FMN riboswitch aptamer (RFN element) from a marine eukaryotic metagenome, 116 nucleotides, folded computationally. Of the family's consensus pairs, 100% are formed in the model. Its mean pLDDT, the model's own confidence on a scale to 100, is 84.
[in-house]
């Protein structure tokens, strides 16, 4: 280089209500590299505009956007462990507001193992 394969998880027979798996209560989840083992240190991918190529759609390239943490302990070293107490979560849809329900998506991606 090439090809193959893999590549996102999580709610209830509670409450109120005409209606909610969405609002309250109680629970659950945490993608990929690094790096002492991290959903909330750094970076990257996903969503969504933009832009260039392009008749167009599409693909690919570049941009923007881009969420959330502390205290204490042990140690050469941890914002990764161990203890404690917090926080966060994309667009569209719904009789009624969604991280966990339906969709785009049986897609895509970071990348991981493997053959040659």
């Nucleotide at each position: 280089g090439u090809c193959u394969u893999c590549g996102g998880g999580g709610a209830g027979a509670g409450g109120u209500g005409a209606a909610a798996u969405u609002c309250c209560c109680u629970g659950c989840c945490g993608g990929u590299g690094g790096u002492a083992a991290a959903g909330c240190c750094c970076a990257c991918g996903a969503c969504u505009u933009c832009c260039a190529c392009g008749a167009a759609a599409a693909u690919u390239g570049g941009a923007a956007c881009u969420g959330a943490a502390u205290c204490g302990g042990u140690g050469a070293a941890a914002u990764u462990c161990c203890g404690g107490u917090g926080c966060c979560g994309a667009c569209g849809g719904u009789u009624a507001a969604a991280g966990c329900c339906c969709g785009g998506a049986u897609g895509g991606u970071a990348g991981a193992a493997g053959g040659c």